The RNA shown here (transfer RNA) has 72 nucleotides and comes from a Candidatus Micrarchaeota archaeon.

């Protein structure tokens, strides 16, 4: 330098054009319990950035950023 893959709540992950963006763990509040744990109920929390396509983008396209890999 070129090419390929990846980037979603704190963590792991589902979602591949129309979802209230879901789940698990963790966190917080409540219940239960003598206390704690376990269990039950609830809450907060995310689409790497900027453009483009489209009536509509986490999803498709381009560039950039970050991570990994291959070639030279």
């Nucleotide at each position: 330098a070129g090419c390929c893959c990846c980037g979603u709540c704190g963590u792991c992950u589902a979602g591949u054009g129309g979802c209230a963006a879901g789940g698990a763990c963790a966190u917080c509040g409540g219940g239960c319990u003598u206390u704690g744990g376990a269990c039950c109920c609830g809450a907060a929390a995310a689409c790497g950035g900027c453009a483009g396509u489209u009536c509509g983008a986490a999803u498709c396209u381009g560039c950039c950023c970050g991570g990994g890999g291959c070639u030279a």
Model confidence (mean pLDDT): 82 of 100. NCBI's taxonomy places the organism under Archaea, Nanobdellati, Microcaldota. The sequence was found in a public genome assembly. Rfam family: tRNA. By type it is a transfer RNA.